[in-house]
RNA sequence: UUCUAUCUUCGGGGCAGGGUGAAAUUCCCGACCGACGGUGAUGAGUAGUAUGGCUAUUCUAAGUCCGUGACCUGUUUGACGUAGUCAAAUGGCUGACCUGGUGUGAAUCCAGGGCCGACAGUAUAGUCUGGAUGGGAGAAGAUAAGA
Numbered sequence: 001u002u003c004u005a006u007c008u009u010c011g012g013g014g015c016a017g018g019g020u021g022a023a024a025u026u027c028c029c030g031a032c033c034g035a036c037g038g039u040g041a042u043g044a045g046u047a048g049u050a051u052g053g054c055u056a057u058u059c060u061a062a063g064u065c066c067g068u069g070a071c072c073u074g075u076u077u078g079a080c081g082u083a084g085u086c087a088a089a090u091g092g093c094u095g096a097c098c099u100g101g102u103g104u105g106a107a108u109c110c111a112g113g114g115c116c117g118a119c120a121g122u123a124u125a126g127u128c129u130g131g132a133u134g135g136g137a138g139a140a141g142a143u144a145a146g147a
């Protein structure tokens, strides 16, 4: 340093202001938000080389590029005990981008204009309330054994 096992901690943001109405943070005008890993021509730092930059390395950089997770759901096994519930394993489902610029090169840079966002409740909800003091992609750390 890497891998495996166990444990601990951490692990999601957002309707200002106004209109209609008996009633809407749900409709309308408008406002606001962007989980995790990867990639990446961003930006910054450090070191080496020796001033042309180049090389190495660290941090940082995508809601809409590749994947993952929450919700919902199939199958198998087990428990409770015949009603489905719970747990584990393994599947399924799961949203959205164009134009211009620079450039050797743009899906990520710059500019502009778009678009998207589980289920239940309620006047129709990405933003309220609820399942959820839950779960979770994963992140950091500790310990043990091995390479």
Base pairs, nucleotide, nucleotide: 001147004144005143006142007141008140009139010138017029018028019027031127032126033117034116035068036067037066038065043059044058045057046056047055048054049053063115064114072092073091074090075089076088077087078086079085080084097113098112099111100110101109119130120129121128
About this RNA:
A computed fold for a 147-nucleotide RNA from Radiobacillus deserti, annotated as FMN riboswitch aptamer (RFN element). The prediction has a mean pLDDT of 79. The source organism's lineage runs through Bacteria, Bacillati, Bacillota, Bacillaceae and Radiobacillus.